[in-house]
RNA sequence: CCCUUUUGAACGCUGAGUUUCUUAUCUUUAUGAUAAGGAAGCGGGGGAACCAAUAAUUGGGGUGAAUCCGGGGAAGAACCGGUAGGGUGAACCAUUCAUCCGAAUCCGUCAGCUAACUUCGUAAGCGUGGAUGGUGCGAACGG
Numbered sequence: 001c002c003c004u005u006u007u008g009a010a011c012g013c014u015g016a017g018u019u020u021c022u023u024a025u026c027u028u029u030a031u032g033a034u035a036a037g038g039a040a041g042c043g044g045g046g047g048a049a050c051c052a053a054u055a056a057u058u059g060g061g062g063u064g065a066a067u068c069c070g071g072g073g074a075a076g077a078a079c080c081g082g083u084a085g086g087g088u089g090a091a092c093c094a095u096u097c098a099u100c101c102g103a104a105u106c107c108g109u110c111a112g113c114u115a116a117c118u119u120c121g122u123a124a125g126c127g128u129g130g131a132u133g134g135u136g137c138g139a140a141c142g143g
Base pairs, nucleotide, nucleotide: 011127012126013125014124018040019039020038021037022036023035024034025033026032027030041122042121043120044119045118046117051112059110060107061106062105063104068082069081070080071079085101086100087099088098089097091135092134093133094132095131096130
């Protein structure tokens, strides 16, 4: 100097998945951790009239960006190529460049929209640092 691993903190990314209160327990006594129960915020489902729909095993539907096409082979799977669509490159906008994802899972014969109403979730997993132009914000130092 470079690479890898582990721990802690700050900051940041996908995502609804954040903030806070009460009680109890723990030890490292802290900007602490865990459990239970609340509140706020955010997100999802069910659910009239009106409107829409005209089907009913080729079952149907939900969350999500994650659909669809082709090759492959057995009419499978793995695998390969693309694609609707969706992210990232550390304020925002425009243009451009680069790069990544394009899954998974739930309900169980059943659900269009949907006010009132009702119900559920508040996880999990990671680590970026391009360019040009414009418009902004913040911090430090000095006066």